[in-house]
The prediction has a mean pLDDT of 78. Predicted 3D model of RNase P RNA and transfer RNA as a complex of 415 nucleotides. It holds a member of the Rfam family "Bacterial RNase P class A". Rfam links the family to the GO terms tRNA processing, dimeric ribonuclease P complex and ribonuclease P activity.

RNA sequence: GAGGCGAGCUGUCGCGGGUGAAAACUCGAGGAAAGUCCGAACUCCGCAGGACAAUGUGCCGGGUAACGCCCGGGCGCCGUGAGGCGACGGAAAGUGCCACAGAAAAGAUACCGCCUGUUCCGGUUUUCCGGUACGGGUAAGGGUGAAAUGGCGAGGUAAGAGCUCACCGCCUGUCCAGUAAUGGUCGGGGCAUGGUAAACCCCACAUGGAGCAAGGCCAAAUAGGGAAACGUUUGAAGGCGGUCCGCCUGAGUUUCCGGGUAGGCCGCUUGAGGUUGUCAGCAAUGGCAGCCCCAGAUGAAUGGCAGUUCUUGACAGAAUUCGGCUUACAGCCUUUCUU
RNA sequence: GGGCCGUUAGCUCAAUUGGCAGAGCAAGGGACUCUUAAUCCCUAGGUUGGAGGUUCGAUUCCUCCACGGCUCACCA
Numbered sequence: 001g002a003g004g005c006g007a008g009c010u011g012u013c014g015c016g017g018g019u020g021a022a023a024a025c026u027c028g029a030g031g032a033a034a035g036u037c038c039g040a041a042c043u044c045c046g047c048a049g050g051a052c053a054a055u056g057u058g059c060c061g062g063g064u065a066a067c068g069c070c071c072g073g074g075c076g077c078c079g080u081g082a083g084g085c086g087a088c089g090g091a092a093a094g095u096g097c098c099a100c101a102g103a104a105a106a107g108a109u110a111c112c113g114c115c116u117g118u119u120c121c122g123g124u125u126u127u128c129c130g131g132u133a134c135g136g137g138u139a140a141g142g143g144u145g146a147a148a149u150g151g152c153g154a155g156g157u158a159a160g161a162g163c164u165c166a167c168c169g170c171c172u173g174u175c176c177a178g179u180a181a182u183g184g185u186c187g188g189g190g191c192a193u194g195g196u197a198a199a200c201c202c203c204a205c206a207u208g209g210a211g212c213a214a215g216g217c218c219a220a221a222u223a224g225g226g227a228a229a230c231g232u233u234u235g236a237a238g239g240c241g242g243u244c245c246g247c248c249u250g251a252g253u254u255u256c257c258g259g260g261u262a263g264g265c266c267g268c269u270u271g272a273g274g275u276u277g278u279c280a281g282c283a284a285u286g287g288c289a290g291c292c293c294c295a296g297a298u299g300a301a302u303g304g305c306a307g308u309u310c311u312u313g314a315c316a317g318a319a320u321u322c323g324g325c326u327u328a329c330a331g332c333c334u335u336u337c338u339u
Numbered sequence: 340g341g342g343c344c345g346u347u348a349g350c351u352c353a354a355u356u357g358g359c360a361g362a363g364c365a366a367g368g369g370a371c372u373c374u375u376a377a378u379c380c381c382u383a384g385g386u387u388g389g390a391g392g393u394u395c396g397a398u399u400c401c402u403c404c405a406c407g408g409c410u411c412a413c414c415a
Base pairs, nucleotide, nucleotide: 001335002334003333004332005331007309008308009307010306011305012304013303015028016027017026018025019024030315034326035325037324038323039322040321041320042211043210044209045208049245050244051243052242054207055206056205057204058203059073060072061071062070063069074088075086076085077084078083089202090201094200095199096196097195098194111142112141113138114137115136116135117134118133120131121130122129123128150168151167153165154164155163169191170189171188172187173186175184176183177182215266216265217264218263225257226256227255228254229253230252237249238248239247273292274291275290276289277288278287279286280285310313340414341413342409343408344407345406346405349364350363351362352361358395366382367381368380369379370378388404389403390402391401392400
């Protein structure tokens, strides 16, 4: 690093489901059943049209019912290494922000410093040196900062500077390898392009909403009571949910007061199911064949006692169902590799 | 079961383009008073629920947890 197990066995008494006339037989929590973070199945909303908005995803290829998941690859970072990690499109489309410090925080700038011109002063020996004031040049050096307008070396210069050159970086063109991301070779450009998109935004792609308390059937109950607002073709309200348009239904709708019911059945567990073998594939995964049925409650089951063995047993318990992710976890087992 | 919301000082709440975390009450000390209350002055008190990430910088943005709340006034 990868994978697996999650105390075992026996007896007895119970609890929930199924079969059965009965006796009896048989099944009965998890790797996370959890968080509800994603993706679906299923159901209803009249099968949901257009524009804007909003939200999500974001290297490439593959897998899958689908995904924000998984596998393989590329690139970047970390590690001596095995290996690990990565919200990894765009900052030369535009806008915003960059506190404090600092001269300057983004169409650069001159605080100290360096070089130089003029005036004046001093030294003194005058083709020199030092200083003051006013200008000019300069981003090498100092200093500030998270970040300072390519890096480093040489040439060059009054001092300097991609000003010039080599190497590196960056931009750009051709060719080669690769499905692609991308990598490499050979040229050209003297440098333009600070950071931030888990800021707005741009680009590409995707998204109708709600959730099994969905939804359907049966039974029971009542009086469809009182008040207010809006409305009946000049259209309330609803489908329709963020907005608008458009389409459809269309005579009731909403709020308050008061009253009634709250039982049963279906949905419900056979499913993108499990397992063994084999084949294809680097793998994720898929194909074929055989075998298996593995909780289904609704006050809601899965436990008590006794015996025995050991290492004295962690995290935790179904509620429509799957695929993932994340989080919690005593201890043990198998295996690959590194130092 | 499903769905939604919140967590900042002891309590109740603020804090916006991300840039020094504040207010009221309460607490402690002092003044006033014979004493107490009221009043006035001063002071302390913060892991912004926890951990990690983005960023120079996080109460604020993102992710994962923890705790609490909303039931015919979220859904039968």